[in-house]
RNA sequence: GCCAGAGUAGCUCAGCCUGGUAGAGCGUUUCCUUGGUAAGGAAAAGGUCGCGAGUUCGAAUCUCGCCUCUGGCU
Numbered sequence: 001g002c003c004a005g006a007g008u009a010g011c012u013c014a015g016c017c018u019g020g021u022a023g024a025g026c027g028u029u030u031c032c033u034u035g036g037u038a039a040g041g042a043a044a045a046g047g048u049c050g051c052g053a054g055u056u057c058g059a060a061u062c063u064c065g066c067c068u069c070u071g072g073c074u
Base pairs, nucleotide, nucleotide: 001073002072003071004070005069006068007067010026011025012024013023020057028044029043030042031041032040050066051065052064053063054062
């Protein structure tokens, strides 16, 4: 230099192909339960969906550029 994959909640990831309310598990906080803890149960908080632009009534999703990481080729 070229090609492919990945970037979404604190962590691990799904959702993208086929545009239409942003989700799951774990973790965190509060409450219930207990003599107390653990376990269990209930609820809540937590997101510029890597960055920018474009298309569109509408973009995590489509298009273009850029950044970072991983792998391959040379």